[in-house]
Context: one part of a larger RNA
RNA sequence: GACGAACGCUGGCGGCACGCCUAACACAUGCAAGUCGAGCGGAGAUUGAGAGCUUGCUCUCAUGAUCAGCGGCGGACGGGUGAGUAACACGUGAGCAACCUGCCUUUCAGAGGGGGACAACAGUUGGAAACGACUGCUAAUACCGCAUAACAUUGCCGAACGGCAUCGUUUGGCAAUCAAAGGAGCAAUCCGCUGAAAGAUGGGCUCGCGUCUGAUUAGAUAGUUGGUGAGGUAACGGCUCACCAAGUCGACGAUCAGUAGCCGGACUGAGAGGUUGAUCGGCCACAUUGGGACUGAGACACGGCCCAGACUCCUACGGGAGGCAGCAGUGGGGGAUAUUGGACAAUGGGGGAAACCCUGAUCCAGCGAUGCCGCGUGAGGGAAGAAGGUUUUCGGAUUGUAAACCUCUGUGGACAGGGACGAUAAUGACGGUACCUGUUUAGAAAGCCACGGCUAACUACGUGCCAGCAGCCGCGGUAAUACGUAGGUGGCGAGCGUUGUCC
Repeated sequence: GACGAACGCUGGCGGCACGCCUAACACAUGCAAGUCGAGCGGAGAUUGAGAGCUUGCUCUCAUGAUCAGCGGCGGACGGGUGAGUAACACGUGAGCAACCUGCCUUUCAGAGGGGGACAACAGUUGGAAACGACUGCUAAUACCGCAUAACAUUGCCGAACGGCAUCGUUUGGCAAUCAAAGGAGCAAUCCGCUGAAAGAUGGGCUCGCGUCUGAUUAGAUAGUUGGUGAGGUAACGGCUCACCAAGUCGACGAUCAGUAGCCGGACUGAGAGGUUGAUCGGCCACAUUGGGACUGAGACACGGCCCAGACUCCUACGGGAGGCAGCAGUGGGGGAUAUUGGACAAUGGGGGAAACCCUGAUCCAGCGAUGCCGCGUGAGGGAAGAAGGUUUUCGGAUUGUAAACCUCUGUGGACAGGGACGAUAAUGACGGUACCUGUUUAGAAAGCCACGGCUAACUACGUGCCAGCAGCCGCGGUAAUACGUAGGUGGCGAGCGUUGUCC
RNA backbone atom coordinates (compact mmCIF):
# COMPACT_ATOMS: atom_id res chain seq x y z
C1' G A 1 0.00 0.00 0.00
C1' A A 2 -4.04 -3.64 -0.52
C1' C A 3 -8.55 -6.69 1.32
C1' G A 4 -15.25 -10.43 -0.62
C1' A A 5 -12.47 -9.24 5.67
C1' A A 6 -13.55 -9.91 11.17
C1' C A 7 -13.40 -7.70 16.26
C1' G A 8 -13.61 -3.15 19.83
C1' C A 9 -15.38 1.97 20.48
C1' U A 10 -18.27 5.45 17.73
C1' G A 11 -21.84 6.67 13.90
C1' G A 12 -25.39 12.39 10.06
C1' C A 13 -26.55 12.16 4.51
C1' G A 14 -26.01 10.74 -0.64
C1' G A 15 -23.97 8.21 -5.22
C1' C A 16 -21.61 3.80 -7.16
C1' A A 17 -20.02 -0.97 -6.16
C1' C A 18 -19.76 -5.43 -3.14
C1' G A 19 -21.91 -9.08 0.49
C1' C A 20 -21.28 -17.91 3.06
C1' C A 21 -13.91 -17.16 1.68
C1' U A 22 -16.33 -22.22 6.54
C1' A A 23 -20.10 -27.90 5.75
C1' A A 24 -19.87 -29.90 -2.93
C1' C A 25 -23.45 -30.18 5.13
C1' A A 26 -28.94 -31.36 5.57
C1' C A 27 -33.15 -28.89 3.82
C1' A A 28 -39.79 -27.05 5.73
C1' U A 29 -42.46 -23.60 2.27
C1' G A 30 -43.26 -20.64 -2.23
C1' C A 31 -41.58 -19.48 -6.93
C1' A A 32 -37.28 -20.38 -10.89
C1' A A 33 -39.71 -23.60 -18.46
C1' G A 34 -42.94 -23.28 -20.91
C1' U A 35 -45.81 -22.33 -25.22
C1' C A 36 -48.85 -23.28 -29.79
C1' G A 37 -56.66 -24.42 -30.76
C1' A A 38 -53.79 -20.84 -37.44
C1' G A 39 -51.21 -29.30 -36.61
C1' C A 40 -55.49 -32.99 -34.56
C1' G A 41 -59.98 -35.63 -32.61
C1' G A 42 -62.84 -34.18 -28.57
C1' A A 43 -65.17 -31.68 -23.98
C1' G A 44 -67.35 -27.02 -23.71
C1' A A 45 -68.72 -21.51 -20.41
C1' U A 46 -71.04 -17.56 -23.25
C1' U A 47 -73.88 -15.22 -27.10
C1' G A 48 -77.18 -15.23 -31.39
C1' A A 49 -80.83 -17.50 -34.78
C1' G A 50 -84.53 -21.17 -36.01
C1' A A 51 -88.03 -25.31 -35.18
C1' G A 52 -91.36 -28.21 -32.04
C1' C A 53 -94.94 -27.27 -28.86
C1' U A 54 -96.97 -29.28 -23.06
C1' U A 55 -95.33 -21.31 -22.75
C1' G A 56 -90.87 -23.08 -20.30
C1' C A 57 -88.68 -26.94 -21.65
C1' U A 58 -86.60 -30.02 -25.80
C1' C A 59 -84.07 -30.23 -30.40
C1' U A 60 -81.14 -28.09 -34.58
C1' C A 61 -77.58 -24.49 -36.60
C1' A A 62 -73.84 -20.82 -35.82
C1' U A 63 -70.29 -18.45 -32.24
C1' G A 64 -66.63 -20.21 -29.51
C1' A A 65 -63.66 -18.12 -23.54
C1' U A 66 -61.21 -22.25 -21.54
C1' C A 67 -59.33 -27.18 -21.14
C1' A A 68 -56.91 -32.81 -20.13
C1' G A 69 -54.94 -35.80 -24.35
C1' C A 70 -52.21 -36.88 -29.35
C1' G A 71 -48.67 -33.74 -32.10
C1' G A 72 -44.74 -29.57 -32.85
C1' C A 73 -40.87 -26.39 -30.97
C1' G A 74 -38.26 -25.29 -26.47
C1' G A 75 -36.78 -27.91 -21.56
C1' A A 76 -28.56 -29.10 -24.19
C1' C A 77 -29.93 -21.72 -23.52
C1' G A 78 -30.24 -18.73 -19.42
C1' G A 79 -28.99 -19.30 -13.68
C1' G A 80 -25.59 -21.91 -9.70
C1' U A 81 -21.08 -24.06 -7.72
C1' G A 82 -15.53 -25.10 -7.90
C1' A A 83 -16.06 -31.05 -5.49
C1' G A 84 -12.99 -33.42 -9.06
C1' U A 85 -9.04 -32.35 -12.58
C1' A A 86 -1.41 -31.41 -13.03
C1' A A 87 -4.98 -32.89 -18.04
C1' C A 88 -4.70 -30.92 -25.02
C1' A A 89 -8.32 -29.00 -18.73
C1' C A 90 -6.67 -23.96 -19.79
C1' G A 91 -3.62 -20.08 -22.53
C1' U A 92 -1.41 -19.18 -27.20
C1' G A 93 -0.38 -20.54 -32.27
C1' A A 94 -1.46 -23.97 -36.15
C1' G A 95 -4.08 -28.18 -38.64
C1' C A 96 -8.66 -31.56 -40.17
C1' A A 97 -6.97 -34.19 -47.82
C1' A A 98 -10.55 -37.30 -40.78
C1' C A 99 -15.85 -34.25 -39.12
C1' C A 100 -21.21 -32.68 -37.54
C1' U A 101 -24.40 -28.32 -37.28
C1' G A 102 -31.89 -27.55 -35.34
C1' C A 103 -33.49 -22.49 -35.88
C1' C A 104 -31.34 -18.28 -39.69
C1' U A 105 -29.71 -16.46 -45.01
C1' U A 106 -29.11 -17.50 -50.45
C1' U A 107 -29.97 -20.83 -54.58
C1' C A 108 -31.97 -25.23 -57.36
C1' A A 109 -35.77 -29.02 -57.65
C1' G A 110 -40.34 -31.00 -55.70
C1' A A 111 -44.99 -32.18 -52.56
C1' G A 112 -48.85 -37.73 -56.79
C1' G A 113 -51.60 -41.71 -54.71
C1' G A 114 -52.65 -45.10 -50.55
C1' G A 115 -52.76 -47.88 -45.68
C1' G A 116 -52.94 -49.49 -40.60
C1' A A 117 -52.75 -47.83 -35.65
C1' C A 118 -52.38 -45.42 -30.55
C1' A A 119 -54.04 -41.74 -26.79
C1' A A 120 -58.17 -38.86 -25.56
C1' C A 121 -63.30 -41.01 -25.05
C1' A A 122 -66.79 -45.22 -23.46
C1' G A 123 -67.22 -49.78 -20.67
C1' U A 124 -65.15 -53.48 -17.24
C1' U A 125 -61.49 -53.99 -13.59
C1' G A 126 -56.76 -54.03 -9.89
C1' G A 127 -54.48 -50.86 -5.96
C1' A A 128 -54.41 -47.52 0.59
C1' A A 129 -51.74 -44.56 -2.70
C1' A A 130 -48.32 -43.81 -6.60
C1' C A 131 -50.09 -45.74 -10.72
C1' G A 132 -52.08 -49.35 -13.81
C1' A A 133 -54.66 -53.73 -16.81
C1' C A 134 -58.31 -55.51 -20.50
C1' U A 135 -62.15 -54.70 -24.43
C1' G A 136 -64.16 -51.29 -28.06
C1' C A 137 -64.25 -46.46 -31.13
C1' U A 138 -61.38 -42.19 -33.51
C1' A A 139 -58.18 -37.69 -35.91
C1' A A 140 -53.74 -35.39 -37.49
C1' U A 141 -48.14 -31.40 -39.68
C1' A A 142 -48.20 -38.65 -35.36
C1' C A 143 -46.69 -43.61 -37.95
C1' C A 144 -45.83 -46.94 -42.47
C1' G A 145 -45.60 -48.89 -47.66
C1' C A 146 -45.92 -47.34 -53.13
C1' A A 147 -44.83 -43.73 -57.22
C1' U A 148 -41.57 -39.82 -58.88
C1' A A 149 -35.40 -39.02 -58.29
C1' A A 150 -30.53 -36.00 -58.70
C1' C A 151 -25.61 -31.64 -58.47
C1' A A 152 -27.37 -36.97 -52.94
C1' U A 153 -25.45 -42.09 -51.28
C1' U A 154 -23.31 -46.90 -52.83
C1' G A 155 -21.00 -50.17 -56.54
C1' C A 156 -18.46 -50.83 -61.41
C1' C A 157 -15.81 -48.84 -65.86
C1' G A 158 -12.96 -44.53 -67.59
C1' A A 159 -10.61 -39.23 -68.45
C1' A A 160 -8.15 -34.58 -67.00
C1' C A 161 -5.79 -31.56 -63.41
C1' G A 162 -3.54 -30.94 -58.69
C1' G A 163 -1.22 -32.09 -54.09
C1' C A 164 0.53 -32.88 -48.17
C1' A A 165 1.98 -39.61 -47.45
C1' U A 166 -2.88 -41.94 -46.96
C1' C A 167 -4.97 -38.94 -51.47
C1' G A 168 -8.04 -34.38 -53.30
C1' U A 169 -10.92 -31.69 -57.13
C1' U A 170 -13.55 -31.68 -61.75
C1' U A 171 -15.91 -34.59 -65.33
C1' G A 172 -18.23 -38.93 -68.67
C1' G A 173 -21.07 -43.62 -68.70
C1' C A 174 -23.97 -47.79 -66.40
C1' A A 175 -26.69 -49.93 -62.29
C1' A A 176 -29.01 -49.78 -57.50
C1' U A 177 -31.23 -47.01 -53.12
C1' C A 178 -33.82 -43.10 -50.65
C1' A A 179 -38.59 -37.67 -50.02
C1' A A 180 -42.74 -34.90 -48.66
C1' A A 181 -47.91 -32.13 -44.85
C1' G A 182 -50.60 -29.54 -44.38
C1' G A 183 -52.79 -24.91 -41.96
C1' A A 184 -55.03 -19.72 -42.18
C1' G A 185 -57.70 -16.56 -45.52
C1' C A 186 -63.55 -14.79 -49.90
C1' A A 187 -59.14 -14.13 -52.50
C1' A A 188 -54.40 -12.23 -53.37
C1' U A 189 -51.13 -14.35 -50.47
C1' C A 190 -48.72 -15.89 -46.02
C1' C A 191 -46.84 -19.55 -42.53
C1' G A 192 -45.08 -24.28 -42.92
C1' C A 193 -43.19 -29.54 -45.52
C1' U A 194 -39.27 -32.75 -48.67
C1' G A 195 -34.44 -33.57 -51.34
C1' A A 196 -29.89 -31.06 -52.71
C1' A A 197 -25.89 -27.13 -52.99
C1' A A 198 -23.54 -23.04 -50.47
C1' G A 199 -23.07 -19.50 -46.32
C1' A A 200 -23.30 -18.05 -41.34
C1' U A 201 -23.34 -19.58 -36.36
C1' G A 202 -22.22 -23.23 -32.84
C1' G A 203 -19.47 -27.45 -31.82
C1' G A 204 -16.00 -32.17 -32.33
C1' C A 205 -10.96 -33.97 -33.04
C1' U A 206 -5.33 -33.54 -33.64
C1' C A 207 -0.61 -31.11 -32.87
C1' G A 208 3.86 -27.29 -31.36
C1' C A 209 4.95 -24.34 -27.02
C1' G A 210 3.71 -22.79 -21.89
C1' U A 211 1.34 -24.31 -16.99
C1' C A 212 2.79 -25.82 -8.69
C1' U A 213 5.73 -28.94 -4.86
C1' G A 214 8.42 -33.43 -3.34
C1' A A 215 13.99 -38.06 -5.37
C1' U A 216 13.24 -39.00 2.54
C1' U A 217 8.90 -41.29 -4.71
C1' A A 218 13.72 -44.43 -9.67
C1' G A 219 12.10 -47.32 -12.33
C1' A A 220 6.88 -47.44 -14.80
C1' U A 221 3.73 -50.04 -18.47
C1' A A 222 0.13 -56.21 -21.19
C1' G A 223 -4.51 -52.85 -24.73
C1' U A 224 0.78 -51.63 -22.53
C1' U A 225 3.86 -49.81 -27.90
C1' G A 226 3.36 -50.86 -33.06
C1' G A 227 1.26 -53.67 -37.27
C1' U A 228 -2.74 -56.51 -40.22
C1' G A 229 -7.96 -57.22 -40.42
C1' A A 230 -12.73 -56.23 -38.55
C1' G A 231 -16.31 -53.54 -35.54
C1' G A 232 -17.80 -48.78 -33.81
C1' U A 233 -18.18 -43.24 -34.30
C1' A A 234 -20.40 -37.32 -37.32
C1' A A 235 -15.13 -38.19 -37.71
C1' C A 236 -9.25 -39.88 -37.01
C1' G A 237 -7.42 -43.17 -33.53
C1' G A 238 -6.17 -49.63 -29.18
C1' C A 239 -11.73 -46.21 -29.20
C1' U A 240 -13.09 -51.81 -28.98
C1' C A 241 -12.04 -56.87 -30.59
C1' A A 242 -9.15 -61.20 -33.11
C1' C A 243 -4.27 -62.40 -34.65
C1' C A 244 1.09 -61.08 -35.08
C1' A A 245 5.57 -58.63 -33.34
C1' A A 246 8.07 -56.76 -28.53
C1' G A 247 7.79 -52.70 -27.98
C1' U A 248 6.73 -47.61 -25.34
C1' C A 249 7.93 -43.83 -21.34
C1' G A 250 12.01 -42.26 -17.89
C1' A A 251 17.53 -37.95 -14.08
C1' C A 252 15.73 -32.80 -20.24
C1' G A 253 12.54 -36.34 -13.73
C1' A A 254 8.68 -41.20 -16.10
C1' U A 255 5.77 -43.47 -12.21
C1' C A 256 3.97 -42.31 -7.37
C1' A A 257 2.45 -38.81 -3.54
C1' G A 258 0.68 -33.89 -2.14
C1' U A 259 -1.75 -29.39 -3.60
C1' A A 260 -4.84 -26.84 -7.25
C1' G A 261 -10.34 -25.36 -11.65
C1' C A 262 -7.35 -22.36 -15.98
C1' C A 263 -7.19 -17.47 -18.26
C1' G A 264 -8.35 -11.99 -19.37
C1' G A 265 -7.14 -9.78 -15.11
C1' A A 266 -6.34 -8.04 -9.55
C1' C A 267 -2.76 -6.43 -5.54
C1' U A 268 2.16 -4.78 -4.90
C1' G A 269 6.70 -2.94 -6.92
C1' A A 270 10.76 2.35 -10.19
C1' G A 271 11.13 -2.05 -12.79
C1' A A 272 12.46 -7.08 -13.00
C1' G A 273 9.62 -9.83 -10.15
C1' G A 274 6.44 -11.77 -6.11
C1' U A 275 1.44 -13.01 -4.61
C1' U A 276 -3.43 -13.96 -6.28
C1' G A 277 -7.71 -15.81 -9.65
C1' A A 278 -14.06 -12.50 -5.01
C1' U A 279 -17.32 -9.30 -8.15
C1' C A 280 -17.29 -8.65 -14.38
C1' G A 281 -15.85 -11.50 -19.14
C1' G A 282 -13.95 -16.31 -21.86
C1' C A 283 -13.15 -21.70 -21.36
C1' C A 284 -13.67 -26.30 -18.46
C1' A A 285 -15.90 -29.60 -14.89
C1' C A 286 -20.02 -30.91 -11.71
C1' A A 287 -25.52 -31.20 -10.19
C1' U A 288 -27.24 -36.30 -3.15
C1' U A 289 -22.84 -40.65 -4.25
C1' G A 290 -21.59 -44.23 -8.26
C1' G A 291 -22.98 -46.39 -12.99
C1' G A 292 -25.95 -46.56 -17.58
C1' A A 293 -28.18 -45.50 -21.77
C1' C A 294 -32.87 -43.36 -24.27
C1' U A 295 -34.77 -39.16 -27.03
C1' G A 296 -32.76 -35.51 -29.97
C1' A A 297 -29.45 -31.20 -34.73
C1' G A 298 -27.23 -30.98 -30.01
C1' A A 299 -27.14 -34.38 -23.50
C1' C A 300 -24.97 -39.30 -21.48
C1' A A 301 -29.08 -34.17 -19.69
C1' C A 302 -29.27 -29.26 -12.25
C1' G A 303 -35.58 -28.43 -11.70
C1' G A 304 -35.74 -35.93 -17.77
C1' C A 305 -35.48 -41.67 -17.48
C1' C A 306 -33.36 -46.58 -15.43
C1' C A 307 -30.28 -49.33 -11.74
C1' A A 308 -27.42 -49.53 -7.19
C1' G A 309 -25.81 -46.93 -2.29
C1' A A 310 -26.65 -43.48 1.82
C1' C A 311 -30.33 -40.22 3.85
C1' U A 312 -35.44 -38.07 4.51
C1' C A 313 -40.81 -38.62 4.09
C1' C A 314 -45.83 -41.37 3.20
C1' U A 315 -47.99 -46.30 3.86
C1' A A 316 -53.79 -50.02 4.66
C1' C A 317 -46.69 -53.09 5.42
C1' G A 318 -48.13 -55.23 -0.24
C1' G A 319 -45.54 -50.78 -1.92
C1' G A 320 -44.43 -45.72 -3.11
C1' A A 321 -42.19 -40.33 -3.09
C1' G A 322 -37.79 -36.89 -2.94
C1' G A 323 -32.90 -34.31 -4.39
C1' C A 324 -31.94 -25.59 -3.42
C1' A A 325 -23.81 -26.16 -5.95
C1' G A 326 -31.52 -21.71 -9.30
C1' C A 327 -34.09 -17.04 -6.18
C1' A A 328 -35.61 -16.07 -1.35
C1' G A 329 -35.61 -18.67 3.26
C1' U A 330 -34.40 -22.58 7.66
C1' G A 331 -31.15 -25.56 10.78
C1' G A 332 -25.94 -26.54 11.31
C1' G A 333 -20.73 -25.12 10.89
C1' G A 334 -18.20 -20.44 11.67
C1' G A 335 -14.56 -14.73 13.65
C1' A A 336 -18.04 -13.76 9.54
C1' U A 337 -21.63 -12.54 4.89
C1' A A 338 -28.49 -9.84 3.30
C1' U A 339 -35.37 -9.97 1.91
C1' U A 340 -39.42 -16.40 2.35
C1' G A 341 -39.69 -8.09 -1.45
C1' G A 342 -41.69 -5.52 -6.58
C1' A A 343 -42.06 -5.77 -11.94
C1' C A 344 -41.78 -7.99 -16.79
C1' A A 345 -41.65 -0.92 -17.73
C1' A A 346 -36.53 -1.65 -20.20
C1' U A 347 -32.56 -5.32 -22.21
C1' G A 348 -32.47 -10.33 -23.60
C1' G A 349 -34.46 -15.51 -24.03
C1' G A 350 -38.52 -19.66 -25.25
C1' G A 351 -43.23 -20.58 -27.79
C1' G A 352 -46.85 -18.35 -31.19
C1' A A 353 -49.01 -15.84 -37.85
C1' A A 354 -50.35 -12.44 -34.18
C1' A A 355 -52.71 -10.82 -29.79
C1' C A 356 -50.16 -12.57 -26.03
C1' C A 357 -48.20 -16.17 -22.38
C1' C A 358 -43.81 -17.70 -19.55
C1' U A 359 -39.05 -15.76 -17.71
C1' G A 360 -36.13 -15.39 -9.03
C1' A A 361 -32.27 -14.26 -16.54
C1' U A 362 -32.72 -9.19 -15.93
C1' C A 363 -34.23 -4.38 -14.11
C1' C A 364 -35.36 -2.40 -9.38
C1' A A 365 -36.30 -1.85 -4.17
C1' G A 366 -34.88 -3.72 1.17
C1' C A 367 -30.68 -4.87 4.87
C1' G A 368 -25.03 -4.09 6.09
C1' A A 369 -19.91 2.38 7.21
C1' U A 370 -18.18 -3.98 3.79
C1' G A 371 -15.37 -0.71 0.33
C1' C A 372 -14.46 3.72 -2.85
C1' C A 373 -16.01 8.77 -3.75
C1' G A 374 -18.58 13.33 -2.43
C1' C A 375 -21.03 16.52 1.33
C1' G A 376 -22.25 18.06 6.27
C1' U A 377 -22.04 18.70 11.72
C1' G A 378 -22.01 25.98 10.40
C1' A A 379 -19.73 31.11 8.32
C1' G A 380 -17.94 36.22 9.59
C1' G A 381 -17.14 39.40 13.71
C1' G A 382 -16.20 39.02 18.90
C1' A A 383 -10.91 40.36 24.99
C1' A A 384 -14.26 41.88 30.32
C1' G A 385 -8.67 37.56 27.48
C1' A A 386 -15.67 36.06 31.67
C1' A A 387 -16.97 31.81 34.65
C1' G A 388 -15.40 26.82 35.29
C1' G A 389 -11.32 23.16 34.72
C1' U A 390 -5.91 22.15 34.94
C1' U A 391 -1.37 23.92 36.73
C1' U A 392 1.57 27.26 39.68
C1' U A 393 7.63 29.60 41.96
C1' C A 394 0.74 32.18 44.03
C1' G A 395 2.98 36.83 40.24
C1' G A 396 0.79 34.14 36.72
C1' A A 397 0.23 30.49 32.68
C1' U A 398 -3.13 27.54 29.84
C1' U A 399 -7.85 25.79 27.87
C1' G A 400 -8.82 30.48 24.36
C1' U A 401 -11.74 33.82 19.65
C1' A A 402 -12.79 28.87 22.14
C1' A A 403 -17.68 30.22 24.63
C1' A A 404 -21.26 34.02 25.65
C1' C A 405 -22.96 38.05 22.43
C1' C A 406 -23.87 40.44 17.33
C1' U A 407 -24.64 39.84 11.95
C1' C A 408 -25.59 36.08 8.36
C1' U A 409 -26.24 31.39 5.28
C1' G A 410 -29.39 27.07 4.24
C1' U A 411 -25.45 21.71 2.39
C1' G A 412 -28.75 19.01 5.33
C1' G A 413 -33.65 18.34 8.23
C1' A A 414 -39.06 19.27 8.34
C1' C A 415 -43.42 20.90 5.60
C1' A A 416 -45.93 22.42 0.98
C1' G A 417 -46.25 22.80 -4.49
C1' G A 418 -44.44 21.17 -9.30
C1' G A 419 -42.30 16.81 -11.32
C1' A A 420 -38.92 13.82 -15.17
C1' C A 421 -35.11 11.02 -18.68
C1' G A 422 -35.21 5.91 -19.08
C1' A A 423 -40.66 4.89 -24.16
C1' U A 424 -39.79 8.92 -31.40
C1' A A 425 -47.71 6.12 -31.26
C1' A A 426 -49.44 3.09 -26.57
C1' U A 427 -47.12 0.66 -22.32
C1' G A 428 -42.87 2.82 -16.07
C1' A A 429 -41.79 -1.98 -11.29
C1' C A 430 -38.33 1.83 -9.80
C1' G A 431 -41.67 6.29 -8.00
C1' G A 432 -44.74 11.02 -6.64
C1' U A 433 -38.20 8.64 -6.78
C1' A A 434 -34.30 12.03 -8.78
C1' C A 435 -34.59 17.07 -9.62
C1' C A 436 -36.75 22.23 -9.25
C1' U A 437 -39.40 26.14 -6.36
C1' G A 438 -41.21 28.17 -1.75
C1' U A 439 -41.58 28.47 3.82
C1' U A 440 -39.20 27.51 8.46
C1' U A 441 -35.18 26.30 11.78
C1' A A 442 -28.09 26.69 13.89
C1' G A 443 -31.79 23.75 14.76
C1' A A 444 -31.03 15.91 14.52
C1' A A 445 -25.43 15.25 13.30
C1' A A 446 -17.96 13.73 16.33
C1' G A 447 -15.57 10.37 17.37
C1' C A 448 -11.33 7.10 17.73
C1' C A 449 -6.23 6.31 18.63
C1' A A 450 -1.70 8.05 20.39
C1' C A 451 1.78 11.45 23.23
C1' G A 452 9.93 7.33 26.29
C1' G A 453 12.93 6.48 21.29
C1' C A 454 11.82 4.64 16.41
C1' U A 455 7.25 8.64 15.70
C1' A A 456 3.99 14.23 15.36
C1' A A 457 2.37 15.19 20.43
C1' C A 458 3.79 16.80 28.31
C1' U A 459 2.34 18.06 32.79
C1' A A 460 -0.21 16.80 37.58
C1' C A 461 -2.04 13.08 40.82
C1' G A 462 -2.54 7.74 42.14
C1' U A 463 0.42 3.21 42.31
C1' G A 464 5.29 1.39 44.28
C1' C A 465 9.12 -4.90 40.20
C1' C A 466 2.47 -4.44 42.79
C1' A A 467 -1.35 -3.38 39.51
C1' G A 468 -0.16 -3.16 34.76
C1' C A 469 2.14 -1.77 29.52
C1' A A 470 4.73 -3.73 25.27
C1' G A 471 5.54 -3.93 17.47
C1' C A 472 11.24 -3.73 18.76
C1' C A 473 14.44 -1.51 22.36
C1' G A 474 12.31 -1.92 26.95
C1' C A 475 9.07 0.72 31.32
C1' G A 476 7.22 -0.23 36.92
C1' G A 477 11.43 -1.71 43.45
C1' U A 478 8.30 6.37 46.45
C1' A A 479 8.86 12.61 42.63
C1' A A 480 7.15 6.98 36.31
C1' U A 481 6.60 12.54 30.02
C1' A A 482 6.48 4.36 29.18
C1' C A 483 1.16 1.57 34.29
C1' G A 484 -4.10 4.06 35.77
C1' U A 485 -6.87 8.80 35.83
C1' A A 486 -7.31 14.08 34.71
C1' G A 487 -6.02 18.53 32.02
C1' G A 488 -3.40 19.73 27.70
C1' U A 489 -1.32 18.37 22.92
C1' G A 490 -0.65 15.51 18.17
C1' G A 491 -2.79 12.39 14.15
C1' C A 492 -6.85 10.77 11.28
C1' G A 493 -11.94 11.87 10.80
C1' A A 494 -17.90 9.20 9.88
C1' G A 495 -14.73 6.90 10.99
C1' C A 496 -10.56 5.37 14.19
C1' G A 497 -7.74 1.51 16.28
C1' U A 498 -6.61 -3.95 16.68
C1' U A 499 -6.08 -8.79 14.43
C1' G A 500 -5.33 -11.85 10.01
C1' U A 501 -3.23 -12.37 4.90
C1' C A 502 -0.20 -10.67 0.42
C1' C A 503 3.56 -7.37 -1.86

Predicted 3D model of a 503-nucleotide part of an RNA (small-subunit ribosomal RNA, 5' domain) from an uncultured bacterium.
RNAcentral holds the full RNA, with entries from ENA and SILVA.